[in-house]
């Protein structure tokens, strides 16, 4: 030093300020965050967890987003500009239906947060280090 075993330890950010209001991190203006690998340094290319469906289990399936100009052998990764995205359950003054209705009050169902609350003091894609086996 290639190979492989066992153990350890680490492995996710992130509504400030302002509007309306009785109430809002949920409306609305603003703000602001970015897992692991691979690649010329990536949220938005490849491929991967986590997360949801279906299964007794194996194991199957499903999911988000990027452009133009630059500098370079070489970048959708630098650099300038300007956009987009965001699992599940719960809350939710917002929105859409249906039902009623003369009007006022009230009903009933679907949808709504990347940032709150929860599974999770969890699990992991992987790092890192100890240690042996063996050529």
């Nucleotide at each position: 030093g290639a190979a492989u075993g066992u153990c350890u330890u680490c492995a996710g950010g992130g509504c400030a300020g302002g509007g309306u209001g009785a109430a809002a991190a949920u409306c609305c203006c603003g703000a602001u965050c970015g897992g692991c690998g691979g690649u010329a340094c990536a949220g938005u290319c490849c491929g991967c967890g986590a997360g949801c469906c279906g299964g007794a289990a194996a194991c199957g399936g499903c999911a988000g987003a990027c452009c133009c100009g630059g500098u370079g052998u070489g970048a959708c990764u630098c650099c300038g500009g300007g956009a987009c995205c965001g699992a599940c359950a719960g809350u939710g003054a917002c929105g859409c239906g249906c039902a009623u209705a003369c009007g006022c009050a009230g009903g009933c169902g679907c949808g709504a947060a990347g940032u709150c609350u929860g599974g999770a003091u969890g699990a992991a894609a992987g790092a890192a280090g100890a240690u042996g086996u063996g050529u």